[in-house]
Context: one part of a larger RNA
RNA sequence: GAGUAAUGAAAAGUAGGGUGAGAAUCCCUACCGUCAAAAGUCUAAGGUUUCCAGAGGAAGGUUCGUCCGCUCUGGGUUAGUCUGGGCCUAAGGUGAGGCUGAAAAGCGUAGCCGAUGGAUAAUGGGUUGAUAUUCCCAUACCACCAUUUAAACUGAUGGAGUGACGGAGAAAGAUAACAUGGGCCAGUUAGUGGAUAUAUCUGGUUUAAGCGUUUAGGUUGUGAUGUAGGUAAAUCCGCAUUGCGUGAAGACUGAGGCGUGACGACGUAAGUUGUGUGAAUCUAUGCUUCCAAGAAAAGCUUCUAGGGUUAAUUUAUAUGGUGCCAGUACCGUAAACCGACACAGGUAGACGAGGAGAGAAUCUAAAGACGCGC
Numbered sequence: 001g002a003g004u005a006a007u008g009a010a011a012a013g014u015a016g017g018g019u020g021a022g023a024a025u026c027c028c029u030a031c032c033g034u035c036a037a038a039a040g041u042c043u044a045a046g047g048u049u050u051c052c053a054g055a056g057g058a059a060g061g062u063u064c065g066u067c068c069g070c071u072c073u074g075g076g077u078u079a080g081u082c083u084g085g086g087c088c089u090a091a092g093g094u095g096a097g098g099c100u101g102a103a104a105a106g107c108g109u110a111g112c113c114g115a116u117g118g119a120u121a122a123u124g125g126g127u128u129g130a131u132a133u134u135c136c137c138a139u140a141c142c143a144c145c146a147u148u149u150a151a152a153c154u155g156a157u158g159g160a161g162u163g164a165c166g167g168a169g170a171a172a173g174a175u176a177a178c179a180u181g182g183g184c185c186a187g188u189u190a191g192u193g194g195a196u197a198u199a200u201c202u203g204g205u206u207u208a209a210g211c212g213u214u215u216a217g218g219u220u221g222u223g224a225u226g227u228a229g230g231u232a233a234a235u236c237c238g239c240a241u242u243g244c245g246u247g248a249a250g251a252c253u254g255a256g257g258c259g260u261g262a263c264g265a266c267g268u269a270a271g272u273u274g275u276g277u278g279a280a281u282c283u284a285u286g287c288u289u290c291c292a293a294g295a296a297a298a299g300c301u302u303c304u305a306g307g308g309u310u311a312a313u314u315u316a317u318a319u320g321g322u323g324c325c326a327g328u329a330c331c332g333u334a335a336a337c338c339g340a341c342a343c344a345g346g347u348a349g350a351c352g353a354g355g356a357g358a359g360a361a362u363c364u365a366a367a368g369a370c371g372c373g374c
Stems, first nucleotide, its partner, number of pairs: 013031006032371004040351003046331002050329001051075006060068002080141002082327004087118002092113003098107003122139005142323006149316004153307002158303005166290004172283003177277006183205005189199002206265002210260005217253004221244007229237002266271001291294001337346002354364003
């Protein structure tokens, strides 16, 4: 310079009460205002205790401070079923043998590692100051072990099928959700000296997995004989011939509905019945169509090779038992992550009421959250 600029979105505060030495700033109440495909809710990454309670005010907080993501002292994360591992493989990595190189080392088969993919059994309610599909209650399911009863040969690290997949498009069924009417329940308002009845307005009328049954829809022929293919074998697959059968039965699959779950839970109580709209969700990895022809392996089913000669093995039923490791607090369009900051920037996915509207635009606005720390 200068007690000058600035004090970080123009979403906005006001009043009363409380606490306290002290209050524009902390707490409570009322009104006002802001967001509402978010400035709400869940969750991945990342952070790593910031979560909760009590106490505190030196410093941090662009002012203040009795307050805090600050300081101190305690406390808090509970799983057979959620997410990962004890399963599988992709890109990529590594790499027994092997190839190359003078060496260091490079490449690479089988294998192994490796999710962003495949496989995989749980829901509703209650509870804490802080955790909950984890604790508790109720009702389930899965794997394994033992026993009982009944029945039966078993079975690859090998073969085969399935798993198993692209783009575009259309229609149907269904549900979630929402709107509206009747009934019922709760409250509210009006008239009245008061009550009943009536009328107005507002809100509510809820219930899962599992189990049983049924269904819109979708897929699919079945038997016999032969067999140079599927690295050996095969009753399996493939191929050939043929009987029967026709778009029907049967088989497999399948949203949803109904019953049960529930003499329970939730709710102060009622806890019913129509109508309409209607999904981007489910049936559906479906169907139709197109050419550029759209992962792999485990798993599951089946076939023998092999192993067994009688229950030592397997299947079914019932009862009883067992169930490992890591994560789980909290923030998560943000004052807690990435930006030197309590920074107008950046940050994957899911849900996302209602009125007007083609619409997730825009205006309004519920639940919820905030008024941006002079």

About this RNA
A computed fold for a 374-nucleotide part of an RNA from Candidatus Izimoplasma sp. HR2, annotated as large-subunit ribosomal RNA, domain III. Lineage of the source: Bacteria > Mycoplasmatota > Candidatus Izemoplasmatales > Candidatus Izemoplasmataceae > Candidatus Izemoplasma. Rfam family: Bacterial large subunit ribosomal RNA. Rfam links the family to the GO terms ribosome and structural constituent of ribosome.